[in-house]
Molecule: transfer RNA
Organism: uncultured Clostridia bacterium
Order: sequence, then C1' cells, then structure tokens
RNA sequence: UGGCAUGUAGUUCAGUUGGUAGAACGCUUGGCUGUUAACCAAGAAGUCGCAAGUUCGAGACUUGCCAUGUCAG
Repeated sequence: UGGCAUGUAGUUCAGUUGGUAGAACGCUUGGCUGUUAACCAAGAAGUCGCAAGUUCGAGACUUGCCAUGUCAG
C1' cells in the first nucleotide's frame, strides 16, 4: 500500500425478508437468610464506530472515512 472480516448496553454476543433495539453475565434496589453468598422479583444502562446517500421507514442496503483482526506485498 492492496484484499477480506468485524465494529450493537460495562463485558460476551443475537437481531432472519428494511418495520417498537434484545439475551446472558455484570451493576443497582427490594425480598428471602443469623450473615456474606446462592436463590426470587424489579430496575438502570445504547448517537447500533463516524459521516453522507437510497427509502414512507436503515442496526441491516450503497459510498467514503476511522479502529481492530487477518491475508498478500
């Protein structure tokens, strides 16, 4: 420098054909318990990497850029 893959909650990841952004773990609060833990219930937490385009509507499609990984040189 070029090709390919990935980028979504604090972390690991889903999200099917474009139509309300989710799960698990973690965190907070409450319950339970002699107590921590475990268990049960509830809750908070997101500019979906950035910007533009297409569309009535974009996490998803298109383009550019950025970051990480990988292959080639």